[in-house]
RNA sequence: GAAGCUGGCUGGACAGUCGCUGCGCGCCCUUGGCGCGGAGAGGAAAGUCCGGGCUCCACAGAGCGGGGUGCCGGUUAAUGGCCGGAGGCCGUGAGGCCAUGGAAAGUGAUACAGAAACUCAAACCGCCCAAGCAGGGUCCAGGCCCUGACGGCAAGGGUGAAAAGGUGCGGUAAGAGCGCACCGCGCGCACGGCAACGUGAGCGGCAGGUUAAACCCCACCCGGAGCAAGACCAAAUAGGAAGGCAAUCGCGUGGCUCGCGCGGCCUUCGGGUAGGUUGCUUGAGCGUCCGAGUAAUCGGACGCCUAGAGGAAUGACUGUCCUCGACAGAACCCGGCUUACAGGCCAGCUUCACCU
Numbered sequence: 001g002a003a004g005c006u007g008g009c010u011g012g013a014c015a016g017u018c019g020c021u022g023c024g025c026g027c028c029c030u031u032g033g034c035g036c037g038g039a040g041a042g043g044a045a046a047g048u049c050c051g052g053g054c055u056c057c058a059c060a061g062a063g064c065g066g067g068g069u070g071c072c073g074g075u076u077a078a079u080g081g082c083c084g085g086a087g088g089c090c091g092u093g094a095g096g097c098c099a100u101g102g103a104a105a106g107u108g109a110u111a112c113a114g115a116a117a118c119u120c121a122a123a124c125c126g127c128c129c130a131a132g133c134a135g136g137g138u139c140c141a142g143g144c145c146c147u148g149a150c151g152g153c154a155a156g157g158g159u160g161a162a163a164a165g166g167u168g169c170g171g172u173a174a175g176a177g178c179g180c181a182c183c184g185c186g187c188g189c190a191c192g193g194c195a196a197c198g199u200g201a202g203c204g205g206c207a208g209g210u211u212a213a214a215c216c217c218c219a220c221c222c223g224g225a226g227c228a229a230g231a232c233c234a235a236a237u238a239g240g241a242a243g244g245c246a247a248u249c250g251c252g253u254g255g256c257u258c259g260c261g262c263g264g265c266c267u268u269c270g271g272g273u274a275g276g277u278u279g280c281u282u283g284a285g286c287g288u289c290c291g292a293g294u295a296a297u298c299g300g301a302c303g304c305c306u307a308g309a310g311g312a313a314u315g316a317c318u319g320u321c322c323u324c325g326a327c328a329g330a331a332c333c334c335g336g337c338u339u340a341c342a343g344g345c346c347a348g349c350u351u352c353a354c355c356u
Stems, first nucleotide, its partner, number of pairs: 001352010012321007020040002023037006042327001046338002049336005054226004061258004066222005071085005086100001087098004101217002106215002108211003124157002126153003133148006165183006184206001185204003189200004230278004240269006249263004285304008
């Protein structure tokens, strides 16, 4: 100097004039108005993909079914999140990615090509003729040579992502874990580690592949509905009509069974109301420092209060500066994940080139 990796911050600013919403205080002619004070959209408010708080069923248990997660450990209110580690893959590297339990419990699937893609196997091109059988040649025989059939083989070639584990040596008629060595696979042992797992030596010729984001098995976890939850006040109507079931019954916040509780319940037609208040913002809250921890996170001390609209509040104008302005607006609240993002800034780490 160039090219990268990881983490973090910011997201126009200042001044003036008028305007909007809540809160506190004061005054008034109090459905409200005026004045003063201070506050007023995000890192994603988006998506609605997860987890909770909170409210109700409700006094609410068990099982089946169903659903979720899936290497190990830690953290948390909790999670499929986060942190750390193990294994695998990618990268020269800093680093990144992974839907990462089980195929020796069982069932299913495996296109095309290929002989054959799983009951035993099977044979497209091929290899062999040792033994026994047939024919021929050499000189009758013996011996040797050639061709076969019965038969033996799956080592070589082809097809394919993948063909009865791979490479090499021996052996054989030719071959094959048939035998051996190394690798792979399985089993247990020792050591290290909380563990996933790793290392080492040994035993076994060895259950023929892939697939579980197929069914399934295994381990752990799981009530339901949702702020349009719910609570209160006021007002209005029709203290309506018809049909059915009824204690061996019916109802009770997804299904079924048992238990528990309650005593009426179900269907159809018809009528009234949809107004106001509340829930509604002090929180698993934020900031700084100290301590523990590799970290996520936890504990302590001090300080701060930072929107609550209700058809939906922060807009308009002027001037100056400048990095010339991206994605984009709360609706009960919080913790995550994912997606979008112009420009600017900071920290750590890696590789390459050159100079000293």
Predicted 3D model of a 356-nucleotide RNA (Bacterial RNase P class A) from a Ferrovaceae bacterium. The sequence was found by an Rfam model in a public genome assembly. Model confidence (mean pLDDT): 79 of 100.